């Protein structure tokens, strides 16, 4: 960066620093000097990817062995993500996150 795919009404906050904005965008409605946003520390939520176990299926001509791939289920918590309000609501060929690709 994207003419791709999946998800987005569940869940999870304290402390320190700073000091005026923030909830992407338009409108609405909210949060905010009883300290927002941001940064840092610690804590937590969840389970997209990774890992592990099991089951089934496919491929390596066939059986055994071995290997590779797919699906399902469980565990785990390594890589991300997230911790006001349904993505706050409505709108838009809008956005965010993950996976994959360039």
């Nucleotide at each position: 960066c994207c003419a791709u795919c999946a998800u987005c009404c569940a869940g999870a906050g304290c402390g320190g620093c700073u000091g005026a904005g923030g909830c992407a965008c338009g409108g609405g409605g909210c949060c905010u000097g009883u300290g927002a946003c941001g940064c840092c520390g610690c804590g937590g939520c969840a389970a997209c990817c990774a890992g592990u176990a099991c089951a089934c299926c496919c491929c390596c001509a066939c059986c055994c062995a071995g290997g590779g791939g797919g699906u399902g289920c469980a565990c785990c918590a390594g890589g991300u993500g997230c911790c006001a309000a349904u993505g706050c609501c409505c709108g838009a060929c809008c956005g965010a996150u993950g996976a994959g690709g360039a």